[in-house]
RNAcentral holds the sequence, with entries from MGnify. This is a predicted structure of a 66-nucleotide RNA (transfer RNA) from a bovine gut metagenome. It matches the Rfam family "tRNA". From the family's description: Transfer RNA (tRNA) molecules are approximately 80 nucleotides in length. The family's RNA type in Rfam is transfer RNA.

RNA sequence: GGGAAUAGUUUAAUGGUAGAAUGACGGUCUCCAAAACCGCAGAUGGGAGUUCGAUUCUCUCUUCCC
Numbered sequence: 001g002g003g004a005a006u007a008g009u010u011u012a013a014u015g016g017u018a019g020a021a022u023g024a025c026g027g028u029c030u031c032c033a034a035a036a037c038c039g040c041a042g043a044u045g046g047g048a049g050u051u052c053g054a055u056u057c058u059c060u061c062u063u064c065c066c
Base pairs, nucleotide, nucleotide: 001066002065003064004063005062008022009021010020011019016052025039026038027037028036045061046060047059048058049057
């Protein structure tokens, strides 16, 4: 100097209700379990600014990669 930080994990989201997969939990099924299916909870690194409105734009701090 450049890039990245969103759910336990992996990751979407062109300034307008934050989604998905996987995992956790509950249920159906099964003699039991697994698989499958259904449901449910769970997240924008900290601070400030711009804006009617910020995951998104700007500044700064922290951590990581080159």